[in-house]
Predicted 3D model of a 156-nucleotide RNA (FMN riboswitch aptamer (RFN element)) from Kocuria soli. RNAcentral holds the sequence, with entries from Rfam. The source organism's lineage runs through Bacteria, Bacillati, Actinomycetes, Micrococcaceae and Kocuria. Its Rfam family is "FMN riboswitch aptamer (RFN element)". Gene Ontology term of the family: FMN binding.
RNA sequence: GACGUGCUCCGAGAUCGGUGAAAUUCCGAGCCGGCGGUGACAGCCCGCUAACCGAGCACCAGGUUCGAUCAGUUCGCUGACCCGAGCCCACGGUGCUUCGGCCUGACCGGUGAAAUUCCGGUGCCGACAGAAAAGUCUGGACGGGAGGAGCACAGG
Numbered sequence: 001g002a003c004g005u006g007c008u009c010c011g012a013g014a015u016c017g018g019u020g021a022a023a024u025u026c027c028g029a030g031c032c033g034g035c036g037g038u039g040a041c042a043g044c045c046c047g048c049u050a051a052c053c054g055a056g057c058a059c060c061a062g063g064u065u066c067g068a069u070c071a072g073u074u075c076g077c078u079g080a081c082c083c084g085a086g087c088c089c090a091c092g093g094u095g096c097u098u099c100g101g102c103c104u105g106a107c108c109g110g111u112g113a114a115a116u117u118c119c120g121g122u123g124c125c126g127a128c129a130g131a132a133a134a135g136u137c138u139g140g141a142c143g144g145g146a147g148g149a150g151c152a153c154a155g156g
Stems, first nucleotide, its partner, number of pairs: 004153007015029004030136002032126002034048004043124002052101003055097006062088006069080004106122005128139003
């Protein structure tokens, strides 16, 4: 020890009461805040991550018809099948991707060289599925992940 390769580990939080047959979902009052960046510390400034939709690529059992093949045959057919083609299931399912889309929300005052990031005030936002309507419960998820840290190698 930049860049590169491989591996390991880490990778967010939050509740009580009321009504009711039923709600941590409604009502009231609380509470919570991932990652990188940004002239100074950010849920709401810029960008990213999960989920969802699309696109591209790969894979998918089974059923059925016809043909081929094999066996049997009363020569009409019948049966079997690890083969080929078409159709159905399937405008499907599963997985992957340096791809596209979707994706919410902040203002005022103060300090300062510098802050929509600090201080004061007031305000706002929070995927999908479930069941009485959910940021806070349960679930996909013992998953994925923006990224972070470390080790080794290559290299100097």